RNA sequence: UUCUUAUCUAGAGAGGCGGAGGGACUGGCCCUAUGAUACCUCGGCAACGGACAUUUGUACCGUGCCAAUUCCAGCAAGCGUAACGCUUGGGAGAUAAGAA
Numbered sequence: 001u002u003c004u005u006a007u008c009u010a011g012a013g014a015g016g017c018g019g020a021g022g023g024a025c026u027g028g029c030c031c032u033a034u035g036a037u038a039c040c041u042c043g044g045c046a047a048c049g050g051a052c053a054u055u056u057g058u059a060c061c062g063u064g065c066c067a068a069u070u071c072c073a074g075c076a077a078g079c080g081u082a083a084c085g086c087u088u089g090g091g092a093g094a095u096a097a098g099a100a
Stems, first nucleotide, its partner, number of pairs: 001100008013042004021031003025074004043066003048062003051058003070092001075089006
C1' cells in the first nucleotide's frame, strides 16, 4: 500500500510549546488570536486483539480515541414537497484484527 471481516446516533481535557490555520476530499456549515493544526506531559474514555479471571468481567500489555452523529451532504431508489425534507441501500473515510 492492497484485500477481507467487524464497528462507527454512546463515552472521555487540562497544562506546556508555538503562532495560523483546522474539521480526509468537494460543496455547505462550523472551530480558531478568549490562540487553531502539529508536537510534548499528565489525565481520561472505550473494550478491537493479547493476558488474567470465566460467559461476563478486570483495564495489565498492543492499538485507538477525547468539538459538532464519520459535523451534514455527495451516488441510487422510494415517499412527501413551493423551497426542500425524510427513509433505505451504496460509495468514500476512520479504527481494530487477519492476510498478501